This is a predicted structure of a 71-nucleotide RNA (transfer RNA) from a Lachnospiraceae bacterium. The coordinates come from a structure-prediction model, not an experiment, and the mean pLDDT is 80. Lineage of the source: Bacteria > Bacillati > Clostridia > Lachnospirales > Lachnospiraceae. Rfam family: tRNA. Rfam classes the family as a transfer RNA.

RNA sequence: GGUGACUUAGCCAAGUGGUAAGGCCCCGGUCUGCAACACCGUUAUCGCCGGUUCAAAUCCGGCAGUCACCU
Numbered sequence: 001g002g003u004g005a006c007u008u009a010g011c012c013a014a015g016u017g018g019u020a021a022g023g024c025c026c027c028g029g030u031c032u033g034c035a036a037c038a039c040c041g042u043u044a045u046c047g048c049c050g051g052u053u054c055a056a057a058u059c060c061g062g063c064a065g066u067c068a069c070c071u
Stems, first nucleotide, its partner, number of pairs: 001070007010024003018054001027041004047063005
C1' cells in the first nucleotide's frame, strides 16, 4: 500500500426494514435477629457523520477503532 471481517447496556450476547430478547455485574425491594441463598424489580436514541425509505441496529456511502490475510 491492497483485501476482508467486526463495532449493540458496565461485561457477554441475540436480533437479515415495522416498539432492541436473554444472561452476568451493580443498585433497589421482599425474605432474615443480622447476613448469605432464593424471588421480584431496574439499565440501550445499536462506534460517528450522511444517504435511501412512510419507517433503518438492519440497506448504501464516508470516517474512526480493533482483528486477520496479501504484498